[in-house]
The prediction has a mean pLDDT of 78.
Predicted 3D model of RNase P RNA and transfer RNA as a complex of 447 nucleotides.
Rfam match: Bacterial RNase P class A. Its family is annotated with tRNA processing, ribonuclease P activity and dimeric ribonuclease P complex in the Gene Ontology.
RNA sequence: UGAGUAAGCCGGAUGACCGCGGAUACAAGUACCGAAAGGUAGUAUCUGAGGAAAGUCCGAGCUCCAAAGGGCAAAGUGCUGGAUAACAUCCAGUGGAGGUGACUCCGAGGAUAGUGCCACAGAAACAUACCGCCGAUGGUGAGUUUUUCACACAGGUAAGGGUGGAAUGGUGAGGUAAGAGCUCACCGGCAAUCAGGCGACUGAUUGGCCGGGUAAACCCCACUUGGAGCAAGACCGAAUAGAGGAGCCAUGAAACGGCCCGUUUCGCUCCCGGGUAAGGUCGCUAGAACCGGUGAGUAAUCACCGGUCCAGACAGAUGGUCAUCACCUCAUUUUGAGGUACAGAACUCGGCUUAUAGGCUUACUCAUUAA
RNA sequence: GGACAAUUAGCUCAGCUGUGAGAGCAUCCGCUUGACGUGCGGAAGGUCACAGGUUCGAGUCCCGUAUUGUCCACCA
Numbered sequence: 001u002g003a004g005u006a007a008g009c010c011g012g013a014u015g016a017c018c019g020c021g022g023a024u025a026c027a028a029g030u031a032c033c034g035a036a037a038g039g040u041a042g043u044a045u046c047u048g049a050g051g052a053a054a055g056u057c058c059g060a061g062c063u064c065c066a067a068a069g070g071g072c073a074a075a076g077u078g079c080u081g082g083a084u085a086a087c088a089u090c091c092a093g094u095g096g097a098g099g100u101g102a103c104u105c106c107g108a109g110g111a112u113a114g115u116g117c118c119a120c121a122g123a124a125a126c127a128u129a130c131c132g133c134c135g136a137u138g139g140u141g142a143g144u145u146u147u148u149c150a151c152a153c154a155g156g157u158a159a160g161g162g163u164g165g166a167a168u169g170g171u172g173a174g175g176u177a178a179g180a181g182c183u184c185a186c187c188g189g190c191a192a193u194c195a196g197g198c199g200a201c202u203g204a205u206u207g208g209c210c211g212g213g214u215a216a217a218c219c220c221c222a223c224u225u226g227g228a229g230c231a232a233g234a235c236c237g238a239a240u241a242g243a244g245g246a247g248c249c250a251u252g253a254a255a256c257g258g259c260c261c262g263u264u265u266c267g268c269u270c271c272c273g274g275g276u277a278a279g280g281u282c283g284c285u286a287g288a289a290c291c292g293g294u295g296a297g298u299a300a301u302c303a304c305c306g307g308u309c310c311a312g313a314c315a316g317a318u319g320g321u322c323a324u325c326a327c328c329u330c331a332u333u334u335u336g337a338g339g340u341a342c343a344g345a346a347c348u349c350g351g352c353u354u355a356u357a358g359g360c361u362u363a364c365u366c367a368u369u370a371a
Numbered sequence: 372g373g374a375c376a377a378u379u380a381g382c383u384c385a386g387c388u389g390u391g392a393g394a395g396c397a398u399c400c401g402c403u404u405g406a407c408g409u410g411c412g413g414a415a416g417g418u419c420a421c422a423g424g425u426u427c428g429a430g431u432c433c434c435g436u437a438u439u440g441u442c443c444a445c446c447a
Stems, first nucleotide, its partner, number of pairs: 001367010012325007020048007030041004050342001054353002057351005062229004069261004074225005079093005094108001095106004109220002114218002116214003130161002132157003137154002139151004169187006188210002190207007233282004242272001244271005252266004274446003289308008326340006372443007381396004389427001398414005420436002423433002
């Protein structure tokens, strides 16, 4: 200098004026709106979108249904250890795959518990031999003193060919009638023993022990899970019509959501109908919060100390103009014009995933050149 | 805001992982008719929404994204 890898950050800036949402204080129990509950109006001060506010994909808080019970079923998760309120997230490792490397990726339990499936092709996808090889042994025949030869009949074989995504460990040598872990060397797998590690696992030795795949098919093993969701739920106000229909009356019905048990309640459930100008207040934002420091830990994270207060709506505000600067595009002599990625809170957090113009910082790798 | 469902030919829908994805209506062509319609015969038409993965093999199984659609208040 070029090409990369990983981690983290910013996401137009400053000032002036005008406007909008919210909080607090004062003014006054004054006026207005409303049927009421309740709300609004002036002035001052403060404050007002994000890293994803998004998708609603996981996990929780919170609320109600029993301060949520037992069993079965069902669903989810799936290498190991740790972190955490919890998780399918994160951290550190193990094993496998990729890359020259920094480094990255992995839904990664079990196929000897059992069942199913593996189209077409192929002899066989499971207990099989189509072509082939052999025919030592036995058989038949020929020859002969014996050795032998022929047939491919009984049979042996799985080296080779062929089919397929996949054919019963692989390569080589010995061996054999031909062959074969039949024997040996190396490699792969499995099992046992010993050693190391909390563990996943790793290393060494021994044993020829060595017949496919699929569990994002059923299933087995281990662990986890009650349901609904802020339109939850609580209170206030107004209005109305329930003598409507069905079920069940204690071997019933409901809470209770697929079933059983257990607990509680007893005029309760479902359907249909009626009312509300489909009203108002709370829930509602001080929190597993943010910032800084010290300590523990490889790290995720945790503990302690100090400081800060940071949207809360009518499913609705968070904007506009001007000036200077930054960046981009176009035209271009100066200079001028246009523009600023993705997007946008709605009970609140922790994650994941997806979208994102442009820019910055740190550490590391490879190549080339120079010293 | 929350809870769910669907996506296959122009439209409405089938489709147990197995060749090369079907049906009805619609479209086009031919025959039938004096002509149109009906009827008969034939043809064309598909990124199975998109993108990954599991598998020998995916419309089908799993995951992500996109689009479209449905439901919900309070009171007696």